[in-house]
This is a predicted structure of a 73-nucleotide RNA (transfer RNA) from a Chloroflexota bacterium. The coordinates come from a structure-prediction model, not an experiment, and the mean pLDDT is 81. Lineage of the source: Bacteria > Bacillati > Chloroflexota. It matches the Rfam family "tRNA". Gene Ontology term of the family: triplet codon-amino acid adaptor activity. By type it is a transfer RNA. About the family: Transfer RNA (tRNA) molecules are approximately 80 nucleotides in length.

RNA sequence: GGGCCAUUAGCUCAGUUGGUAGAGCAAGUGACUCUUAAUCACUCGGUCGGAGGUUCGAAUCCUCCAUGGCUCA
Numbered sequence: 001g002g003g004c005c006a007u008u009a010g011c012u013c014a015g016u017u018g019g020u021a022g023a024g025c026a027a028g029u030g031a032c033u034c035u036u037a038a039u040c041a042c043u044c045g046g047u048c049g050g051a052g053g054u055u056c057g058a059a060u061c062c063u064c065c066a067u068g069g070c071u072c073a
Stems, first nucleotide, its partner, number of pairs: 001072007010025004019056001027043005049065005
C1' cells in the first nucleotide's frame, strides 16, 4: 500500500432484505428477609463511531474519514 470484517445503553450483543431502537448483565427504587445474599416487580440508561449523499422516511443503501481486528504483498 491492497482486500475483508467490526463499531448500536456502563458491558456483551440483537435489530427479519428502509417505516421512527430492544434483550441480558450492571445501576437505582420498592417488596420479601432479623440483616445480607438470592428471588420478584418497577425504573433509569442510546444524536446507532464521525461527516456528507439517496429517499416522504436511514442503525439499515452509497461515498469519504476515524478506531480496532484479520489477511495479501